[in-house]
RNA sequence: ACCAGUUGAUCCUACUGGAGGGUACUGCUAUUGAAGUUCGAUUAAGUCAUGCAAGUCGGAGAAUUCAUUUUCUCGGCGGACCGCUCAGUAACACGUGGAUAACCUACCCUGAGGACGGGGAUAACCUUGGAAAACUGAGGAUAAUACCCGGUAAGGUAAAGAUACUGGAACGUUCUUUACCCUAGAUGCUUCGGCGCCUUAGGAUGGGUCUGCGGGAGAUUAGGUAGUUGGUGAGGUAAAGGCUCACCAAGCCGAUAAUCUCUACAGGCAAUGAAAGUUGGAGCCUGGAGAAGGGCACUGAGACAACGGCCCUAGCCCUACGGGGUGCAGAAGACGCGAAACCUUUACAAUGCGCGAAAGCGUGAUAAGGGGACUUCAAGUGACUCCGUGAAAGCGGAGUCUUUUCUUAAGUGUAAAUAGCUUAAGGAAUAAGGACUGGGCAAGACUCGUGCCAGCCGCCGCGGUAACACGAGCAGUCCAAGUGGUGCCCACGAAUAUUGGGCUUAAAGCGUUCGUAGCCGGUUAAGAAAGUCCUUAGUGAAAGCCCAAGGCUUAACUUUGGGAAGUGCUAAGGAAACUGUUUAACUAGGGGACGGAAGGAGUUACGGGUACUCUUGGGGUAGCGGUAAAAUGCUGUAAUCCUAAGGGGACCGACGGUAGCGAAGGCGCGUAACUAGGACGUGCCCGACGGUGAGGAACGAAGGCCAGGGGAGCGACCCGGAUUAGAUACCCGGUUAGUCCUGGCUGUAAAUGAUGCAAAUUAGGUAUGCCGUGGCCCACGAGGCUAUGGGAUGCCGUAGGGAAACCGUUAAAUUUGCCGCCUGGGGAGUACGGUCGCAAGGCUGAAACUUAAAGGAAUUGGCGGGGGAGCACCACAAAGGGUGGGGGCUGCGGUUUAAUUGGAUACAACGCCGGAAACCUCACCGGGAGCGACGGCAGAUUGAAGGUCAGCUUGAAGAGCUUACCGGACAAGCCGAAGGGUAGUGCAUGGCCAUCUUCAGCUCGUGCUAUGAAGUGUCCUGUUAAGUCAGGCAACGAGCGAGACCCACACUGGUAGUUGCGACCUAGUUCAUUGCGACCUAGGGCACUCUACUGGGACUGCCGAUGGUAAAUCGGAGGAAGGAGUGGGCGACGGUAGGUCUGUAUGCUCCUCUAUCUCCCGGGCUACACGUGGCCCACAAUGGCAUGGACAACGGGAUGCGACUCCGAAAGGAGAAGCCAAACCCUUAAACCAUGUCUCACUUCGAAUCGAAGGCUGAAACUCGCCUUCGUGAAUCUGGAAUCCUUAGUAAUCGCGAGUCACUAUCUCGCGGUGAAUGUGUCACUGCUCCUUGCACACACCGCCCACCAAGUGAACCAAGCAGAGCCUGGGUGAGGUUUUAUGAAAUAAGCAUGGAAUCGAACUUAAGCUUUGUGAGGCGCGCUAAGGUGUAACAAGGUAGCCGUAGGAGAACCUGCGGCUA
Repeated sequence: ACCAGUUGAUCCUACUGGAGGGUACUGCUAUUGAAGUUCGAUUAAGUCAUGCAAGUCGGAGAAUUCAUUUUCUCGGCGGACCGCUCAGUAACACGUGGAUAACCUACCCUGAGGACGGGGAUAACCUUGGAAAACUGAGGAUAAUACCCGGUAAGGUAAAGAUACUGGAACGUUCUUUACCCUAGAUGCUUCGGCGCCUUAGGAUGGGUCUGCGGGAGAUUAGGUAGUUGGUGAGGUAAAGGCUCACCAAGCCGAUAAUCUCUACAGGCAAUGAAAGUUGGAGCCUGGAGAAGGGCACUGAGACAACGGCCCUAGCCCUACGGGGUGCAGAAGACGCGAAACCUUUACAAUGCGCGAAAGCGUGAUAAGGGGACUUCAAGUGACUCCGUGAAAGCGGAGUCUUUUCUUAAGUGUAAAUAGCUUAAGGAAUAAGGACUGGGCAAGACUCGUGCCAGCCGCCGCGGUAACACGAGCAGUCCAAGUGGUGCCCACGAAUAUUGGGCUUAAAGCGUUCGUAGCCGGUUAAGAAAGUCCUUAGUGAAAGCCCAAGGCUUAACUUUGGGAAGUGCUAAGGAAACUGUUUAACUAGGGGACGGAAGGAGUUACGGGUACUCUUGGGGUAGCGGUAAAAUGCUGUAAUCCUAAGGGGACCGACGGUAGCGAAGGCGCGUAACUAGGACGUGCCCGACGGUGAGGAACGAAGGCCAGGGGAGCGACCCGGAUUAGAUACCCGGUUAGUCCUGGCUGUAAAUGAUGCAAAUUAGGUAUGCCGUGGCCCACGAGGCUAUGGGAUGCCGUAGGGAAACCGUUAAAUUUGCCGCCUGGGGAGUACGGUCGCAAGGCUGAAACUUAAAGGAAUUGGCGGGGGAGCACCACAAAGGGUGGGGGCUGCGGUUUAAUUGGAUACAACGCCGGAAACCUCACCGGGAGCGACGGCAGAUUGAAGGUCAGCUUGAAGAGCUUACCGGACAAGCCGAAGGGUAGUGCAUGGCCAUCUUCAGCUCGUGCUAUGAAGUGUCCUGUUAAGUCAGGCAACGAGCGAGACCCACACUGGUAGUUGCGACCUAGUUCAUUGCGACCUAGGGCACUCUACUGGGACUGCCGAUGGUAAAUCGGAGGAAGGAGUGGGCGACGGUAGGUCUGUAUGCUCCUCUAUCUCCCGGGCUACACGUGGCCCACAAUGGCAUGGACAACGGGAUGCGACUCCGAAAGGAGAAGCCAAACCCUUAAACCAUGUCUCACUUCGAAUCGAAGGCUGAAACUCGCCUUCGUGAAUCUGGAAUCCUUAGUAAUCGCGAGUCACUAUCUCGCGGUGAAUGUGUCACUGCUCCUUGCACACACCGCCCACCAAGUGAACCAAGCAGAGCCUGGGUGAGGUUUUAUGAAAUAAGCAUGGAAUCGAACUUAAGCUUUGUGAGGCGCGCUAAGGUGUAACAAGGUAGCCGUAGGAGAACCUGCGGCUA
């Protein structure tokens, strides 16, 4: 002095936890010494076995002894101290200061005086009874410092008087007189020194009583009190007093907290803290109280005594059942209780106390030892050198040194010991742990195990197969004879805030006003001195605290001295500024008066208005009404509609306004009466009369209640109709309370400015309403304009404040006074109690339990059934063509199966994994076989591995088995290792890919703004395909994207000319010839085509319009091409734990010889009730069939393409040239054209399916290939809801090539042929981008979240009762005590016995009441608990805006009415 925890991140509020100190218990561990006010306080003031803890003394009498001994008794003093405990007690108990003019005081000290004369008893003892015991009776004897009587002194009381003293005051003291009362003595003891005794005065000491002030909680305790308060008189006491009694009066206490309840001994002090404080009060000291629970007196100087007595109660013990005994909260010790606390030790040697003249005796007080990790202090567990190892730390070894400590021995020490001290010997010997290591918080990104398990964790949080967090090991950190845990206290906490906090939104301003007590209070002067300040004196015990010096070896500890503190109280003296007080004044606060204005201020009465509705009359006819759309409803008994008249109740349009008035709630037609307040103006009056305001009183929207009216409209409830999965709602049709009036009650609202009232100070600007003043204008109006003073109501804004939003002279700024309220969230504004209310309910108002957050403001995203702008044929519109229906092919799901391997699952899986699987592929299933480099072990020349005829086995097999042979050194039986794995994990990864993205975004540097997260830039306007460009702007620049770039195509120049071309020329062959000629070949040639390379061209460059003289857009010219020319390639930052471990790579895990490895055979991936995606073919005439005819491009070719010829009806076959390709081949393109035929039919459409016969590939075509021919000839006649693609050489349609490939294409990738229709727009749908807004979302709407029901669990509450405890009142019984009286005996007295009266009275019992505790069938709500049911209330306009109060209703969240708020 902080630190962690609410968030995606931030600031704040707030609590929870951590770090410090103390205390008790406890886990692990432990060498020694010293000291201390340490040790059954906390729970049981529970119960106690045993012995001990208070005696002593010759004054006296006995017995006894060797004794001056011992014992018993009488007597004196002491057993009221010491020691223990803290139950009770909230009180004069304690503390502090006083009083005693209201008192006592044994022993002690000082002074004075005295001790005369008598007397009878009694114990021990002796004798003798009773009784179990305890104990007790009778008779006899005796003494005293025991007891009694008389006398005297002293004394007391009363009255009268006197003078003086003290004092605040005589009732005091002193003196005198009188009367009355009452009472002393031990001539003891003696050692002859003395010790004792009596009276009195004083002192000291110790007490009693009274009193001011002080110190707990609760108001869910507001009234208490009958001896109560006072008086008179009496009694009683040491003493005042209702202390007690009789009578009289009716007082006394209380919001400054009486009474009651709970808790509690009080203080010095202790812990903690910077302090103020808070907490504690065990130990030590002082005081009090208590002695098993309760009561009572006796004795005594002192007690109501407790190791004395009596009695009751409860317990225990003995008993012969008649009766007795007992009290550890003394020291030990036992049981019990508990988390919790020692030895049944020694001694009176020291200190003290009692007795004693003393010696002395006694003393569980005390001193001393023993035990305890009670606390504090001190010391140690080695030091050094060398060697080895190691990076170092360290570890190991060797040697040297020392002996504090340790062991042993002797002395000293002590009452006796222990300890200590001194000396000697031995030997590094005898001595280190606990907690922690994810953050907070110091120390592991170590190893193994575990796998949301076991467990850890104060808090946050770890653990679901790579755990720095669990359990171990190793290593490290902190402290150290200790170290951790748990409970409690203080600090931390400015977190109950006096010092020193807050209340708009986080918890918190009473709904508003009036006003009592209280608190606070303007200017001037004087007095006094209560507060205040100063000085002096007393007191505030010691110990404790601080300082110094001293004593223990040091220290802790302790002694002496000094100081501080105890913040206090008391007394005396002084000061007079401030506060209070008294007196006298003042006018700036406040009040009053007068004046003219303003106003939805209030109450009452009267009057008016439109609309609505009802009734009646008239007109009129079929609908009206209602909604998103409907229906219920009304209407032929005539509605709706029009019109006239009448009735009724409620309301008060326009004006009307962030305008006015009022304390708030609230107030709106007009007029009148009455009432109140505010502002303004005034050289007026009073003279501080004021402010606030606990209690208290009054007012107080809506709703609700009571009684009586009224009832048009509206309208909770209710009834219908819709909507819906449902609809107890939203919408519609009806409708009751109510809404209205009168008289009462209720007393609450988001009663809000979420902002208490009053006062002062502190920049402005602007607007509105009221009053006044000046000026100007004027239509002369209560007019208009303008300037200004004072109140009022708003907005903006400076300083300042604030967590921020924001507030800002109407403060949330700066200050003052007073009141109210808050202290994490929930439980809960609930329960109980009280009080108010007719009720509903209001006011007051907890706890147990539970929880780490709940919350405020702002930020960035995301989202919205919010808003704005822009965009897209994976959007729509306008069109064209499809899919969805049929058959087939293919993929997927499902099912089936020994297996039907696996992956991919919205767009972004499903003719996808280039995945067209006959074997192979292959991962699946059935069966069979095989394989381990290298090292070690077992085995092996008594023959390993390997090979083999035959037979058996088998689908087949020297694979195995039987038998036998060959062979000549290794060896898979075990361990380790290696290799392999299409085994697992795409959620451990790389790489690659998909998709958002056919998008236009994503960022950075510097500066600036903000406490900060962040913002700005990237926004706005215009524009673009584009964050494209231009202009503006606290921004200025930059990067990745876009664009540019690359490829193809379209125009064109140049270069080149074979295998390409063929205009022109030449030659030749063939054909045809009437003729022009045609074809082919070869050679010139390169013009053209083409091919290849390299250039040009297009840039809004030009014109016009629009636009801002911009960017740009529209139109036009030219041009092969025009605004990105067309089409591709190239895919930002990132997201989707998207896909792939089965392409390869790769971490970890798993399998490893009967294998998840490798090979072989067979099967499967091709199954089939069914569902579904994609595609093919069709349903026909824009067609089918037949015949003839025409025109491509891209490509491919050696296990290849294969011309051509022949054979075959065809598929195909047999030969075979050419071509490693601009050369040869694949290679006849088809749609198309021409002619013919079919004539609208399930057909000459359609081709599935099936049969037969052939062919090809290949070891192999059954499961399971393709082709040909013939026959067969199914469904389908244009496809519901829904849905897909497409904007030009596109769609549609037609074929061709290639990939895969032994064979197989309805697939995919390319190629060309023919070749349209319709937009040229929009943002309604689906989405995307930007801005803005709301948010309780941040895993981000597939979000969050509410209530009820069901289950488990917890603690409270209510409760018929049941069982206790305490208090109080009344009654009964009543031990015992006190006072008094009578009688009796005795008689000297004290006293004794019995009885009566009065009074006190424990205890028991009974009845009623109050308080409280435990338990309680059952009931009620509440909290908590991974994956239950029902809905969807709230958060976005949350899909009916939400919320507050109130009332009704409903499975539930909720719905509806009325009024209010905006959060």